[in-house]
Molecule: glycine-GGAnGA riboswitch aptamer
Organism: Bacillus thermotolerans
C1' cells in the first nucleotide's frame, strides 16, 4: 500500500489439471521367493537465521540488572537434505494449483531486512590479454521474468419456452512446482521460485 464479517488464515468434501524413476533379472506349474538398479511430490525424519535457559569471561571503582563474547542444551521451515515409508507400463496414488459447497471466525498478500534454497559444458573456433566482451558452432537446465491450457467462476450476445435469477450455443476473461524454452542460466560469486524469522 492492497484485500478481508458482502467472511481472512485454516480445515474438510467434490470436480478439473498435476512430474519423476527397470511392463528389470533369476527361480518356480502357478502363487510366492530372492537379486541388483533407480525416483522423490502421500506420509515421516534432519537443520539456518532467530529465540529461550545454563556456565564462564571482558568492560565498569564495586554490586545488581541490561548488553557483549565464548561454550553447552532446548525450541525452530521448505519443493533443500535423507530415502524409513511409498513408488519405477496403464489404472490407482500424487505435494502444490483453480473452482464450488460446508465448518469456522480475524487475519492475509505485497514491499523492506536477515537466513536456508535446486538444476544444467570452467564446451569448441576466431577476434586483442581472460573466467570477462564481440561474433560463429553445437550440447544442456528449468526455480527471475514472459507465453500456453483443464474444469469451474465472472462478464456478455443469441436462441428456446416450461418465464425459471431456467436451459442450450457462442464470445471475452480467469491457475499451477504442469507445459513452452522467448528471455534467463550451465566452476565460484551473483541471481534464484519457494520457505522461516523480523522491522516500521
Nucleotide at each position: 500500500g492492497c484485500g478481508g464479517a458482502u467472511g481472512a488464515u485454516a480445515g474438510u468434501u467434490g470436480u478439473a489439471g498435476g512430474a519423476g524413476a527397470g511392463a528389470a533379472c533369476a527361480u518356480u506349474u502357478a502363487u510366492a521367493u530372492g537379486u541388483c538398479a533407480c525416483c522423490g511430490a502421500a506420509g515421516g525424519a534432519g537443520c539456518a537465521a532467530g529465540u529461550u535457559c545454563c556456565a564462564a569471561g571482558g568492560a565498569a571503582a564495586g554490586a545488581u540488572c541490561c548488553g557483549c563474547u565464548u561454550g553447552g542444551a532446548g525450541c525452530c521451515a521448505a519443493u533443500c537434505u535423507c530415502u524409513c515409508a511409498g513408488g519405477u507400463a496403464a489404472a490407482c496414488g500424487g505435494a502444490u494449483u483453480a473452482c464450488a459447497g460446508c465448518u469456522g471466525g480475524a487475519c492475509g498478500c505485497a514491499u523492506c531486512u536477515c537466513u536456508g534454497g535446486a538444476g544444467a559444458g570452467c564446451g569448441c573456433c576466431u577476434g586483442c590479454a581472460u573466467a570477462g566482451c564481440a561474433g560463429g558452432c553445437c550440447g544442456c537446465c528449468a526455480a527471475a521474468g514472459g507465453g500456453g491450457a483443464a474444469g469451474g467462476g465472472c462478464u456478455u450476445g443469441a436462441u428456446u419456452c416450461c418465464u425459471g435469477u431456467a436451459a442450450u450455443c457462442g464470445a471475452g476473461u480467469u491457475a499451477a512446482a504442469c507445459u513452452u524454452u522467448c528471455a534467463g542460466g550451465c566452476a565460484a560469486a551473483a541471481g534464484g521460485a519457494c520457505a522461516g524469522a523480523g522491522a516500521a